[in-house]
Bacterial RNase P class A from a Chloroflexota bacterium, 375 nucleotides, folded computationally. Its Rfam family is "Bacterial RNase P class A". Rfam classes the family as a ribozyme. Gene Ontology terms of the family: dimeric ribonuclease P complex, ribonuclease P activity and tRNA processing. The coordinates come from a structure-prediction model, not an experiment, and the mean pLDDT is 76.
């Protein structure tokens, strides 16, 4: 200098004028209670504070919270997850490891328990796709033949072929020709030893000629977890109507996704029709944020100090002007830079929080890998 890998941050800034929403406080006006105070309403006036995200998105997971006559135990169905150790309120999340695969590498990916419980599957090619087989070939026997060769049957799986993949690999010996047939090494299986909390690992020790392979993101088996509905939950006030009509069950009934059991509670289910669709609350102090130290590889935890950062309800945070920054285009210059024009990504809270996934113009910083060059 170039090409990559990975982690993080910003994604406009400042000033002036003016506008919007909400919270807190003083004063004032009115109302109620009361007795010099309390509560409520009000824009009447005024002071102060705050005002969209890193994804607010998707509604995919996990919860907080609320309600449901349901609560405890067991079984089933269905669903999700699936190596090990940790973190967390929890998770299908996160961190660090192990193994496998990809990459020269930094790194990346993994839907990662089980194929000897069972069922099913692998197109085409090929002789044959799982306790196998012989298309070409190799060896040897018999018959015919002058010979080449033809026919029949026996042995074989080392060579070749087909395929993504076919019943271990290399070498030596052995054989009629071959073959773990035997041997050495590698690979595989079993047992032990060592290291590690563990998944696992090993130039370790001993034994065994050893092989019924792939795939469960097929059904399945095993282990773990799981009641339902959700702020349009729920609570209160006001108002209005039709204290309407019908059917079934009714303590041997109803109440969990289903069943059994124990407790407890109570009338339950369905259909037709009518009224209300207003206001208040829930509604923002949190598994909260920032920072320092300690522990930990880290995720994170503990302690100390500091801070309060929307609460709307057709739904607020805008408009104008000026300056600057960034990107692009053009011109001038040619180290720097100057002038003009244009543009400025994805995108808007609605009960809250922890994650995951998706979208994103442009800019900045850190660490690491590879290649070239220079010293």
């Nucleotide at each position: 200098c170039a090409a990559g890998a990975u982690g993080a941050a910003c994604g406009g800034a400042c000033g002036g004028c003016u506008g919007c929403u909400u919270c807190c406080g003083c004063u004032c006006a009115c109302c109620g209670g009361a007795u010099u105070c309390c509560g409520g309403u009000g824009u009447a006036a005024u002071g102060g504070g705050a005002g969209a995200g890193g994804a607010a998105a998707g509604u995919c997971c996990g919860g907080g919270c609320a309600c449901c006559a349901c609560c405890g135990g067991g079984c089933c169905a269905c669903a999700a997850c699936g190596c090990c150790u940790g973190c967390u309120a929890a998770c299908g999340g996160c961190a660090g490891g192990g193994c496998a695969g990809g990459g020269c590498g930094a790194c990346c990916u993994g839907a990662c328990g089980g194929a000897c419980a069972g069922u099913g599957c692998a197109a085409c090619a090929g002789a044959a796709a799982a306790c196998a087989u012989a298309c070409c070939g190799c060896c040897g026997c018999a018959a015919c033949g002058a010979a080449a060769g033809u026919u029949g049957g026996g042995g074989u799986a080392a060579g070749g072929g087909c395929g993504a993949a076919c019943c271990g690999g290399u070498g030596c010996g052995g054989u009629a020709a071959g073959a773990g047939c035997g041997c050495a090494c590698c690979g595989c299986c079993c047992g032990g030893c060592u290291g590690g909390c563990g998944a696992c690992a090993g130039u370790c020790c001993g034994g065994g000629g050893c092989a019924c392979g792939g795939a469960a993101a097929a059904c399945c088996c095993c282990g773990u977890u799981g009641g339902g509905u959700g702020c349009a939950a729920g609570g209160c006030c006001a108002a209005a109507u039709a204290g309407g009509g019908g059917a079934g069950c009714u303590a041997u009934g109803a109440g969990c996704g289903g069943c059994c059991u124990g407790g407890c509670u109570c009338g339950c289910u369905c259909c037709c029709g009518g009224g209300u669709u207003g206001g208040c609350u829930g509604c923002u102090a949190g598994a909260g944020c920032g920072u320092a130290c300690u522990g930990g590889c880290a995720a994170c935890a503990g302690u100390g100090c500091g801070c309060c950062c929307a609460g709307a309800u057709g739904g607020a945070u805008g408009g104008c002007c000026g300056u600057c920054a960034g990107a692009c285009u053009g011109g001038c210059a040619a180290u720097a830079g100057c002038c003009a024009g244009u543009c400025c990504a994805c995108a808007g809270a609605a009960c809250c929080c922890g994650g995951c996934u998706u979208a994103c113009a442009g800019u900045u910083c850190g660490u690491c890998u590879u290649g070239c060059u220079u010293a």